[in-house]
Context: one part of a larger RNA
RNA sequence: GGCAAAUGGUGGACACCUUGGCAGUUGAAAGCGAUGAAGGACGUGGCUAGCUGCGAUAAGCCCCGGGGAGCCGCUAAGCAGGCUUUGAUCCGAGGAUUUCUGAAUGGGAGUGCCCUCUAUGGUGAAGCCAUAGAAGGGCGCACUGAAACUUUAGUAGGUGCGCUCAGCGAACCCGGCGAAGUGAAACAUCUCAGUAACCGGAGGAAGAGAAAUCAAACGAGAUUCCCUUAGUAGUGGCGAGCGAAACGGGAAGAGCCCAAACCAAGGCAAUGUAAGGCUGCAUCCGUUGUUGUCUUGGGGUUGUAAGUUAGCACCGUCUCACCCAUGCAGAGGUGAGCAGGGUUAAAAGUGAUAUCUAGUCGAACGGUCCGCAAAGUCUCUGGAAAGGACGACCGCAGAGGGUGAAAGUCCCGUAGACGAAAGGUUGAGCUACCUUGGGUGUUGACUUGAGUAGCGCCGGACACGAGAAAUCCGACGUGAAUCUGGGAGGACCACCUUCCAAGGCUAAAUAUUAUCAACUGACCGAUAGUGAACUAGUACCGCGAGGGAAAGGUGAAAAGCACCCCGGGAGGGGAGUGAAAUAGAACUUGAAACCAUUUGCUUACAGACAGUGGGAGCACCCGUAAUAACGCCUUCACAGGCAAUUUUAGGGUGUGACCGCAUGCCUAUUGUAGUAUGAGCCGGCGAGUUACGUUAUGUGGCAAGGUUAAGCCGAAUGAGGUGUAGCCGUAGCGAAAGCGAGUCUGAAUAGGGCGACAGAAGUCACAUGAUGUAGACCCGAAGCCAGGUGAACUAGCCAUGGGCAGGGUGAAGUGUACUUGACCGUACAUGAAGGCCCGAACCCACUAGCGUUGAAAAGCUAGGGGAUGACCUGUGGUUAGGGGCGAAAAACCAAUCGAACCUGGUGAUAUCUGGCUCUCCCCGAAAUAGCUUUAGGGCUAGCCUCGUGUUAAGACAGUUGGGGGUAGAGCACUGAUCUGGGAAGGGGGGCAACUCUCGACCCUAACCAAACUCCGAAUACCAGCUGAUCGUUGCACGGGAGUCAGACCGCGGGGGAUAAUCUCCGCGCUCAAGAGGGAAACAACCCAGACCGCCAGCUAAGGUCCCGAAAUCUAAGCUAAGUGGGAAAGGAUGUGUUGUUGUUUAGACAUCUGGGAGGUUGGCUUAGAAGCAGCCAUCCUUUAAAGAGUGCGUAAUAGCUCACCAGUCUAACGACGAUGCGCCGAAAAUUUAACGGGGCUAAGCUUAGUACCGAAGCUGCGGGAAUGACAAAGUCCAUAAUUGGACUUGUUGUUCGGUAGGGGAGCAUUCCGUUAACGGUUGAAGCUGAGCUGAAAGGCUUGGUGGACGAGACGGAAGAGAGAAUGCCGGCAUGAGUAGCGCGAGCAAUGUGAGAAUCAUUGCCACCGAAUGCCUAAGGUUUCCUGGGGAAGGCUUGUCCGCCCAGGGUUAGGCGGAACCUAAGCUGAACCCGAAAGGGGUAGGCGAUGGACAGCAGGUUAAUAUUCCUGCGCCUCUAAUCUUGCAUUUGAGCAAAGGGGGGACCCCGAAGGGCCCUCUCCGCACGCUGACGGAAUAGCGUGUCCAAGCACUAAGGUAGGGGGGAUAGGCAAAUCCGUUUCCCCGUUUAAGUCGAGGUGUUAUGGCGAGCCCGCUUUCAGGGCGAAGGGAGAAGGGGUCAUCGGGCAAGAAAAUCCUCUAGCGAGCAAGGAAGAGUCCGUACCAAAACCGACACAGGUAGGCGAGUAGAGAAUACUAAGGUGGAC
Repeated sequence: GGCAAAUGGUGGACACCUUGGCAGUUGAAAGCGAUGAAGGACGUGGCUAGCUGCGAUAAGCCCCGGGGAGCCGCUAAGCAGGCUUUGAUCCGAGGAUUUCUGAAUGGGAGUGCCCUCUAUGGUGAAGCCAUAGAAGGGCGCACUGAAACUUUAGUAGGUGCGCUCAGCGAACCCGGCGAAGUGAAACAUCUCAGUAACCGGAGGAAGAGAAAUCAAACGAGAUUCCCUUAGUAGUGGCGAGCGAAACGGGAAGAGCCCAAACCAAGGCAAUGUAAGGCUGCAUCCGUUGUUGUCUUGGGGUUGUAAGUUAGCACCGUCUCACCCAUGCAGAGGUGAGCAGGGUUAAAAGUGAUAUCUAGUCGAACGGUCCGCAAAGUCUCUGGAAAGGACGACCGCAGAGGGUGAAAGUCCCGUAGACGAAAGGUUGAGCUACCUUGGGUGUUGACUUGAGUAGCGCCGGACACGAGAAAUCCGACGUGAAUCUGGGAGGACCACCUUCCAAGGCUAAAUAUUAUCAACUGACCGAUAGUGAACUAGUACCGCGAGGGAAAGGUGAAAAGCACCCCGGGAGGGGAGUGAAAUAGAACUUGAAACCAUUUGCUUACAGACAGUGGGAGCACCCGUAAUAACGCCUUCACAGGCAAUUUUAGGGUGUGACCGCAUGCCUAUUGUAGUAUGAGCCGGCGAGUUACGUUAUGUGGCAAGGUUAAGCCGAAUGAGGUGUAGCCGUAGCGAAAGCGAGUCUGAAUAGGGCGACAGAAGUCACAUGAUGUAGACCCGAAGCCAGGUGAACUAGCCAUGGGCAGGGUGAAGUGUACUUGACCGUACAUGAAGGCCCGAACCCACUAGCGUUGAAAAGCUAGGGGAUGACCUGUGGUUAGGGGCGAAAAACCAAUCGAACCUGGUGAUAUCUGGCUCUCCCCGAAAUAGCUUUAGGGCUAGCCUCGUGUUAAGACAGUUGGGGGUAGAGCACUGAUCUGGGAAGGGGGGCAACUCUCGACCCUAACCAAACUCCGAAUACCAGCUGAUCGUUGCACGGGAGUCAGACCGCGGGGGAUAAUCUCCGCGCUCAAGAGGGAAACAACCCAGACCGCCAGCUAAGGUCCCGAAAUCUAAGCUAAGUGGGAAAGGAUGUGUUGUUGUUUAGACAUCUGGGAGGUUGGCUUAGAAGCAGCCAUCCUUUAAAGAGUGCGUAAUAGCUCACCAGUCUAACGACGAUGCGCCGAAAAUUUAACGGGGCUAAGCUUAGUACCGAAGCUGCGGGAAUGACAAAGUCCAUAAUUGGACUUGUUGUUCGGUAGGGGAGCAUUCCGUUAACGGUUGAAGCUGAGCUGAAAGGCUUGGUGGACGAGACGGAAGAGAGAAUGCCGGCAUGAGUAGCGCGAGCAAUGUGAGAAUCAUUGCCACCGAAUGCCUAAGGUUUCCUGGGGAAGGCUUGUCCGCCCAGGGUUAGGCGGAACCUAAGCUGAACCCGAAAGGGGUAGGCGAUGGACAGCAGGUUAAUAUUCCUGCGCCUCUAAUCUUGCAUUUGAGCAAAGGGGGGACCCCGAAGGGCCCUCUCCGCACGCUGACGGAAUAGCGUGUCCAAGCACUAAGGUAGGGGGGAUAGGCAAAUCCGUUUCCCCGUUUAAGUCGAGGUGUUAUGGCGAGCCCGCUUUCAGGGCGAAGGGAGAAGGGGUCAUCGGGCAAGAAAAUCCUCUAGCGAGCAAGGAAGAGUCCGUACCAAAACCGACACAGGUAGGCGAGUAGAGAAUACUAAGGUGGAC
């Protein structure tokens, strides 16, 4: 280290629980708000952080009711203090208060803040305080009241009063506007969809609504909603899709009012005089009358037309009063009474009843006594009884919850009954209101909705996409009729039917639920259920819109551990409480990963999928048997028993030396151990569901029928009944009319098609398979569209401010000199230009290195570029995504840009990838064809499965019979082609003769072909027959699939190169989806197809020396190469066998010895060529033999050789073939590595043979399952019966590898019913061991833990099974005690403390020093100071801290801001534009980064100071009072919201004044000069200061100033300004004005080096206090103002001065006096801001010393700060 066991830790699963959710049912309610809402901010408690409540009357006030004993809300206890039977707390009705914000409304603003005005009141005024009021729009009324015109009216406008609106809110509703992803397998019409989003508006509902409607020859009778019609009619790139209506059944039920005609009254106009005034008569009138128009009232409201009016006809008349110019009469009208009718939404009042908002009563187990006590008794575990046992009782109450476990009778409740001062709802009845008191018929006239209907064109809506397109709506254009009229009936016309538009109102049935109450659940139970059971829309993230968590459980009761011990603490050990503390607050149970400790075995020569089979040894347990000794008991003893030990049968547990075999899982694939994908591990969660259709099967009901839908009645502890509208079926055929067991076609009675027949089965429900529409098995895009949020980054622009050390160059111009006739020009000065030069700050980012899990999501170091400009920068603003901005890179628009971000449409879509969870049984594929914008997808067919039917129709073998044109073969055809012969003919040359050459056709011989065939198989295919070959084989119909990537090998071919583990076909096998044996290993090769078991047998391929089971087997050969055990052309005297052909005793072959000559140096060529550079020839002679020469060699010769010959020797020696086995050819990379290894001469090769081994094959024995057949028996069910079905048993046959896939049977989980039954504190579930059991999923029993619920059986319903999805969440590992600890200098002593590298103090050292110092804007928001603390934060430590706790701290008339001003810009009355929302915009307002504006010095605190204190001063306002002056209508004074001036402005350069800073010198003051040596009367060090204000002065700047007159301008006026004119002064002095500075005073003050004091609270504190003069140098800074030059020509307004308009009786100066509001003020400028951090980055402005230096560079230093945390 490994395995096992035990015990712990960590962790928080599982079980149990529920305060919270989810889904509903029934009812209520359906709004709140200018009487200030919703939502907030801030407060509010004695002590108060959060929540809740409340509002300065602040966890509350008043009152009316309820209730009845304690109370002062919760986390959350405590201390302190109160209230309450005179009724508190608490509950309910009503009332009061209700800060600030918010529609927000006096004005403004950055929501929770600031500032006003008016009236009244307070004080003497200022100032301040209190109360009330002061926004806008619309309408109405009143009072006022223009201008202009072609238009005069109480209009526009103003003021006042009254009413009203706004804003918010979940869904539902109506309207405006209106997408896209998607579908159509692309896409444009179409779809999604009039959806989403946005906008406007209303109500408790909204909208619609009483026919110019439907219908069809019959009729219905407003609208709305449900069912149905019906996925029908239709519509539709007639694609995808879209999709009615009427009738019918139900819910509900309700009808009405105007306009007009006509009448009357009134106003106006016209007419113009008796025409008239209701009629008659008489009188009277003359502003009458008539006509038109308008207003009001009456009347009237429809289609078998209606109404009005006049005439006529008929029927019928309640009473009274009044009116109708007057009188009488008639007619008519009005009102009242009476009578009748109605009141239902369209009037009102009263209000019974009922009900809501608090509550009340409510049965039954308390008998009595004893007893501390006990709510039936007793007992049990008991901590506790409600459980068990034994008895009772109630029940209109056995719903539910609680109580120490499970309660009808203990508590709250429940059934039932009752109750309201106040407020709300309901609304019987009554009052009251409405209506009638005339009607009918007929004839004529009048009326009956006009820029309307219709039409044209263009759009939209209708289911209906322009279509034959009716109907409805709109823009534009045109434009009717008038009841003898008009609309509709799906183009249009006619007839017929039906209705009456162009005006309006209308409940119920219907939709929804933010809210309240009651109740329900085969809904969830803390990763679930809401995001949220808990301080949750919280923490946190983001500029913002917006996004958005985690987190429940002690116990019955805190009884929450007194006390002791260890420890600084944290924590722990005892003790105690409790039933339990392994229930101790990190708290129920407490799994796994992971981390430990102890024990047993094992491990240091040994190799690995970690197992499996065998197995030695060791340790332990159970246990049989036995018994010697000892011990104990009984016994006198024997004997027996017990315990222990030892030995011994057997069994088991743990470990496992050694041996055999053996390359994980998933996915995806032709094929993976694969080095192809996925997973770190564990736990929990995590994927074919639901609705409605369709279809098939199964089961059940009924059956020529079956069945209801909506609805209604009813139940309520889960009940059903009704409803027949509709649907399917019962009849088909036809395009249809139609006919009908037939019909259609047709001339047909023909024929044919489709049907009918011997009869015919459907339908409804449930379950299951599949499919369609829906997100449709789950997760996953990039994207598209809509509405919003962003310019805090960055780009451009606007407004207003700021910054740029130092050095250099030296343009124009000017001056002078020279020069010229004059210019020009030259020189020298002066001058100071420039997108000039060098170079810091500042800005940028070119190079290199580093960094690259960084210090940093862009930096550091060293260099680099620009650095007066098109420069850089602060503050405020502006431009917005279909867009902006862009010196242009498609750059930037918040770390995002070839179209930002957020939310929504949205669960977009995904022919794509991944993932998809328990078991067993039966069968079992495909990788092919056709078509496809198709090729990795799909459809149909093929192949699989299940069911039904049919039955032998099937397969195989044999045999018989067929057709064929392949292999082969052939050349007869078509072509190709070689030789010989013959040969027509052609071509070249030649005078010719002739010659050379090609050659069709024929003959002969040879020969090729996928697209040649005179021929021609084997197989295959078709058919017949036969078969004691097979056997649910085939076929048909129906349900369900999967497959369309295939692979190797053999054979036949195409492509390629007769290459490929290549590619494409055909036939076949295997793999795929197939294990086993062999081939070392090795899907596809050889053998062989695994149901299970066996320590049985036989074989196949292949093997038999060892690894390794089996022959060192037999016989005969071959090989010598380790060939075997890799390879070619080619090569070789390897060797065996075999053949052909030569030489040789007349002496071969080989060796050795000798010869190898002469003509001749052959000729030619050549410088030479002599055998041997080359060309030609290649003879002769001698000889045994010898080439005009085989090779070497020379300049050429020479020389050495060879051929050839002789001798010697002695018997064999050569050449060429065929064939077996060998040899060379033969070089690769980690290591032999080309037999599997050892090794082998066979253990290699060939031939023949005999044995044996060898598999999951075959056999044997046992067992299981499926299925067929047979047989009989039994049981059950059905049937009238025969009989049928199911199950069991027996015999027998066959089968049982399996991916995709089909079929079948089961297990487990959660919940529900039967079930108030059963188990359970004598211990449920869960967790964790053990044993038993089943073929599996699993089941049962039991030990421990646990402490309250839980199983079985039979059914039912599903959020129903996890190992993988780079899954989600949580926990824990590994890497690893590893990387790192974020630029840089610390050391020592002392102190404190439990503890010190890190804290404090001191000393030394080091660093910065145009900063690492000091001040300050933004931003932060308490970090500041003091005391205490040390868990966490701090990259280490910590006694320390920017950490935690507590307490404290910010003081203003003058500083900054507001009460002053305006810029960009924003807002915005009026006004303009726009579907809406909204956009613009004048006046006005707001808005600093600018203008204006009054305080200095010193001191003081732990922490503030221009704020407090001291001293000295300043500003504004103020009535009365004191003094003085002026004025009082002959006008003192004030003075605009108006006029004018002024405020008031650029860049660069130059010189000057004086001041300050710094430095130097002299003087003065004080201090020091001690140690070894020296110097010196002198040296050294430090210091030598002070404001505002006031007074007096002042360098200087500024050139025009003053007076008079006139004046059409300055929107009126002006004495002002402007214009003009006259006079004076001035331009080398001025007047006026601006003005730094100086002196004095302030200051008899302060400060001040230093000295002293005291005591040790030594951090500090207190006191005294000298000199405090003069001179100089350079530079810098700001200041005073200016001057010069230049072109790009350089804010506004107010304060201020002045002028009038106007107001007008007191005003002004001084003294003394009074008033002076609000906000900020601490701390940090980097460890406190922006960067996720205590981050090497970023962040505007001011001060900015010394030496050296041009310098703010650089180096070293001062003051001051720091040593930056390992």

Background: The part of an RNA shown here (large-subunit ribosomal RNA, half A) has 1766 nucleotides and comes from a Candidatus Bipolaricaulota bacterium. RNAcentral holds the full RNA, with entries from ENA. NCBI's taxonomy places the organism under Bacteria, Bacteria candidate phyla, Candidatus Bipolaricaulota. Rfam family: Bacterial large subunit ribosomal RNA. Its mean pLDDT, the model's own confidence on a scale to 100, is 80.